[in-house]
Molecule: RNase P RNA; transfer RNA
Organism: Thiotrichales bacterium
RNA sequence: UGAGUUGACCGAGCAAUCGCGCUUCAGGCUAGAUCUGAAUCGAGGAAAGUCCGGGCUCCAUAGGGUAGGACGCCAGAUAACAUCUGGGCAGCGUGAGCUGACGGCUAGUGCAGCAGAGAGUAGACCGCCACGUAUUCAUACGUGGUAAGGGUGAAAGGGUGUGGUAAGAGCGCACCGCACAACUGGUAACAGUUUGUGGCAAGGUAAACCCCGUCCGGAGCAAGAUCAAAUAGGAAUGUAAUAGGUGUGACCCGCACUACAUUCGGGUAGAUCGCUUGAGGUGUGCGGCGACGUAUCAUCCAGAUGAAUGAUUGUUCACGACAGAACCCGGCUUAUAGGUCAACUCACACU
RNA sequence: UCGGGUGUCGUCUAACGGCAGGACAGCAGAUUUUGAUUCUGCAUAUCGUGGUUCGAAUCCAUGCACCCGAACCA
Numbered sequence: 001u002g003a004g005u006u007g008a009c010c011g012a013g014c015a016a017u018c019g020c021g022c023u024u025c026a027g028g029c030u031a032g033a034u035c036u037g038a039a040u041c042g043a044g045g046a047a048a049g050u051c052c053g054g055g056c057u058c059c060a061u062a063g064g065g066u067a068g069g070a071c072g073c074c075a076g077a078u079a080a081c082a083u084c085u086g087g088g089c090a091g092c093g094u095g096a097g098c099u100g101a102c103g104g105c106u107a108g109u110g111c112a113g114c115a116g117a118g119a120g121u122a123g124a125c126c127g128c129c130a131c132g133u134a135u136u137c138a139u140a141c142g143u144g145g146u147a148a149g150g151g152u153g154a155a156a157g158g159g160u161g162u163g164g165u166a167a168g169a170g171c172g173c174a175c176c177g178c179a180c181a182a183c184u185g186g187u188a189a190c191a192g193u194u195u196g197u198g199g200c201a202a203g204g205u206a207a208a209c210c211c212c213g214u215c216c217g218g219a220g221c222a223a224g225a226u227c228a229a230a231u232a233g234g235a236a237u238g239u240a241a242u243a244g245g246u247g248u249g250a251c252c253c254g255c256a257c258u259a260c261a262u263u264c265g266g267g268u269a270g271a272u273c274g275c276u277u278g279a280g281g282u283g284u285g286c287g288g289c290g291a292c293g294u295a296u297c298a299u300c301c302a303g304a305u306g307a308a309u310g311a312u313u314g315u316u317c318a319c320g321a322c323a324g325a326a327c328c329c330g331g332c333u334u335a336u337a338g339g340u341c342a343a344c345u346c347a348c349a350c351u
Numbered sequence: 352u353c354g355g356g357u358g359u360c361g362u363c364u365a366a367c368g369g370c371a372g373g374a375c376a377g378c379a380g381a382u383u384u385u386g387a388u389u390c391u392g393c394a395u396a397u398c399g400u401g402g403u404u405c406g407a408a409u410c411c412a413u414g415c416a417c418c419c420g421a422a423c424c425a
Base pairs, nucleotide, nucleotide: 001347002346003345004344005343006342007341008340009339010338012316013315014314015313016312017311018310020042021041023039024038025037026036027035028034029032044322048333049332051331052330053329054328055327056220057219058218059217063253064252065251066250068216069215070214071213072212073087074086075085076084077083088102089100090099091098092097103211104210108209109208110205111204125150126149127146128145129144130143131142132141133140134139135138158176159175160174161173162172163171177200178198179197180196181195182194183192184191185190224273225272226271227270234264235263236262237261238260239259244258245257246256247255266424267423268422280299283296284295285294286293287292317320352421353420354419355418356417357416358415361375362374363373364372369405377393378392379391380390381389398414399413400412401411402410
C1' cells in the first nucleotide's frame, strides 16, 4: 500500500417560530372528556416478526398420574431460556477466524423408488479357477470354488503392500485405520509418537417411529380490580339428576360449587386503577480469561386510548437507510443509506 | 394489542418422503358454409430462502402474503 477477519459505537447536527401529548403549577367561568398561560419531559437499534424465556394478573392452594411439547458434547453465567461466555470434537479457510439440532441405529420396529446378480443373519451377471461330459482341441454345456477385477447404484460389509493359493480371500504378516481395556493429563467433554487385547464382529437414516436424560399446569393487560349506567332478570332447543354438570385447563384422580351449554331476543358500551422506580439505566472502583457479579455516587429518562412526537425558516455536512412505543423486561430472527474506532491476519515493497 | 389458521397451474381441488394428477378456463387443429356442441393435442403450478435426506409439495428453521376470532350485564 492492497485484500480481509472480529468486536464496539453512531444512525444528520445547531438555532428560532408555530403546533401536538402527559404531568405539575397559576388563572377564567359556561363548572367541563372545558378554556388560557408557564415549566419539565416526549420513540428505536431494531419500537418489527411474535420465534423462545421470565416478571405480573386470574383460574384452586397448581398436588399425583397419563398424554403432549421443548431441549440434547462439557463446564459456567443468568430470574429464566431454544440465549450468552469459555472449552472439546467435526467441517471450511493460506491465515486472522467462521460454521455446527453435536445423546442413542453394538434397545426394538420401520424405510431405501428406479437400476442392479445381490440393499442387509450379503451377493455369482460378466470375469477368474478346478473338475466332469461332448467334440471340430479350444470352445460349448454342467457341477463346484472365488468378492482380486468389470458392471449397477446415493450407498455393495476396512485401506495399502507382501506372502500364500488351482484361482482367490484378514487366510497369514507389516504399516495405517477401527473397537475394547488399562495408564497418564484434564473439574469435565475429551486427548495421547503410551501399553495390551481383538482379524474386523460395528453400512445409511432418529429435522422416521422410538429409547435415554433434563425441563414444562392453563390462559393472557381485550389478564384482572373498583365504580357508574341500563333491562323483557325473557323464549326455544339440548344435556344431567350424582358414574352428571360447572369452575378457560387435552384427559383421569383429587379439591370447591350445584345446574349448565347453544341459538334467538333485550340492555350498556362510560370512568378510574393496572401504567411505568425497574431482575432500571449511566459513570467510577473491585473480582473474574469471559458471559457476568458486587460496592458506591448521582439521577428519574414517553405513558397515549381515535391514540401525541410534526411543520416552517436559517445554517453546517458525509445530503440522510430501515423504520413509529401501547403491561414490562432478557434474548433470537429479519430489515437497515452511510460513517467512526480498536485489535488481528495475509500478500507485496522497503528498512 | 392478543390468539388461531391457510398458502399447489388463471380458478377449484388431489398426491405413503420416490415421474406433481384431475376438472373448468386458455391456445392450436379437426368437424361445420360460419358459430356453438363434440373430438384431438399443447402450454401453464408446489409462497420465498436455507437445512436434514441418496431423494422434499410433504420433515425442520426462518421470512412473506392472506384469512378468521375477541368487551360487559342478564